[in-house]
This is a predicted structure of a 478-nucleotide part of an RNA (small-subunit ribosomal RNA, 3' major domain) from an uncultured prokaryote. Its mean pLDDT, the model's own confidence on a scale to 100, is 84. The full RNA is in RNAcentral, with records from ENA.
Context: one part of a larger RNA
RNA sequence: UGACGGGGGCCCGCACAAGCGGUGGAGCAUGUGGUUUAAUUCGACGCAACGCGCAGAACCUUACCUGGGCUUGAACUGUGACUGAGUUGGGCAGAGAUGUCCUUUGCCCUUCGGGGACGGUUAUAGAGUUGCUGCAUGGCUGUCGUCAGCUCGUGUCGUGAGAUGUUGGGUUAAGUCCCGCAACGAGCGCAACCCCUACCCUUAGUUGCCAGCGGUUCGGCCGGGAACUCUAGGGGGACUGCCCGGGGUCAAGCCGGAGGAAGGUGGGGAUGACGUCAAGUCAGCAUGGCCUUUAUGUCCAGGGCUACACACGUGCUACAAUGGGCGGUACAGAGGGUUGCGAAACCGCGAGGUGGAGCCAAUCCCAGAAAGCCGUCCUCAGUUCGGAUUGCAGUCUGCAACUCGACUGCAUGAAGUUGGAAUCGCUAGUAAUCGCGUAUCAGAACGACGCGGUGAAUACGUUCCCGGGCCUUGUACA
Numbered sequence: 001u002g003a004c005g006g007g008g009g010c011c012c013g014c015a016c017a018a019g020c021g022g023u024g025g026a027g028c029a030u031g032u033g034g035u036u037u038a039a040u041u042c043g044a045c046g047c048a049a050c051g052c053g054c055a056g057a058a059c060c061u062u063a064c065c066u067g068g069g070c071u072u073g074a075a076c077u078g079u080g081a082c083u084g085a086g087u088u089g090g091g092c093a094g095a096g097a098u099g100u101c102c103u104u105u106g107c108c109c110u111u112c113g114g115g116g117a118c119g120g121u122u123a124u125a126g127a128g129u130u131g132c133u134g135c136a137u138g139g140c141u142g143u144c145g146u147c148a149g150c151u152c153g154u155g156u157c158g159u160g161a162g163a164u165g166u167u168g169g170g171u172u173a174a175g176u177c178c179c180g181c182a183a184c185g186a187g188c189g190c191a192a193c194c195c196c197u198a199c200c201c202u203u204a205g206u207u208g209c210c211a212g213c214g215g216u217u218c219g220g221c222c223g224g225g226a227a228c229u230c231u232a233g234g235g236g237g238a239c240u241g242c243c244c245g246g247g248g249u250c251a252a253g254c255c256g257g258a259g260g261a262a263g264g265u266g267g268g269g270a271u272g273a274c275g276u277c278a279a280g281u282c283a284g285c286a287u288g289g290c291c292u293u294u295a296u297g298u299c300c301a302g303g304g305c306u307a308c309a310c311a312c313g314u315g316c317u318a319c320a321a322u323g324g325g326c327g328g329u330a331c332a333g334a335g336g337g338u339u340g341c342g343a344a345a346c347c348g349c350g351a352g353g354u355g356g357a358g359c360c361a362a363u364c365c366c367a368g369a370a371a372g373c374c375g376u377c378c379u380c381a382g383u384u385c386g387g388a389u390u391g392c393a394g395u396c397u398g399c400a401a402c403u404c405g406a407c408u409g410c411a412u413g414a415a416g417u418u419g420g421a422a423u424c425g426c427u428a429g430u431a432a433u434c435g436c437g438u439a440u441c442a443g444a445a446c447g448a449c450g451c452g453g454u455g456a457a458u459a460c461g462u463u464c465c466c467g468g469g470c471c472u473u474g475u476a477c478a
Base pairs, nucleotide, nucleotide: 001478002477003475004474005473007472008471009470010469011468012467013466015462016461019426020425021424022423023422026317027316028315029314030313031312032311033310034308035307042053043052064303065302066301067300068299069298070297077125078124079123080122081121082120083119084118086105089102090101091100092099093098107116108115109114128292131290132289133288137286138285139281140280141279142277144275149188150187151186152185153184154183155164156163157162168179169178170177194269195268196267197266199236200235201234202233203232204231205230209225210224213223214222215221239263242257243256245254319419323378324377325376326375327374328373329372335366336365337364340359341358345354346353347352385416390411391410392409393408394407395406396405432454433453434452435451436450437449438448
């Protein structure tokens, strides 16, 4: 100087407390451990691994296993020699890779020697490796933590390591600002500048809008209108600016109020200092070294990654009446669409099929929002709760749904009556609850990322648990 203390002081954070809803019990989905297996490819392991890499394993992917093949190789850069134009379609053998045979059409330049593109054979330099090392590395990322810290120059003090500044008194979300001070300044962080959102003005008026006027097949549908909504460009607005109180008596700031759409950082996002964990990643990519070269490379078929006594994490659906079923009826936002979205109409109980209008989309389509509201039945039961499991029959995607897809109909109806110890999230348009969309994607979400609808309770307080910041103290630790 740090680090540490079941030392002290001060202060924060859904840290506790106050509340609301969960997890832990059940069934299923998904990841992991374990076990099994020819293989169940690999990585990730307290927080910060475990719906994680994977924004999507039937084949492919694929790295694993079994079997069948190849060895200058499936891809790439060159060189030498020989040779055939290249290409298209097909037959046979085979699981296919591949082997073999037939066919089609007869390239460009030329000094007629040949040269070029492409294919084959051979030789060679070399390719290849998801093989190892993340403790050799780059890059990127997680984490403490959006915590308020981390440093430097000059000066001063100290023999020196170092200190000072950065400590102290207030204050703040903040090393934020003020005052004081052997310090005076500065940098990286904080804040602001950026984006979305809340109010207003203005410009513009189609594909969007419809107040007033006319028409109407009652649909902004038509004439028309440019007000309103909206869209998307530009601007305004909030700054403790104003008032009261209190605050070393005039500092920062704090409390209350006015006005205002908004008030003290308005709400949300992006933004992550010096560093820590030899944290994570050699399997995204790059890369040193090592290993491999008829194999640890490469091609192919089938299988596996989907196994199942069990254990854990994350979720979904429930156990019901604030509910279930049936019928009627209302209101979003944000997205996506040409190898695409696919309307009306018709067929089917349905998944879906036929169909093909319109749309490169403020125009057309996906698209019915759902909870809600109205009516109605049921009355506490393993039920008209719950839907697992299983049987049969189907739909769709795809070369192909046996291993191993999603969905539909009929039948079947399991556990489950609110969950032990323990444990998680959340302070407002939040929690809870309800549906909608997108990426990946042929198909395959209860996951992820977004979007809106309905919309609470509670916070006395800082004694305690956890994490963190500042000062101080002890130390046999570095």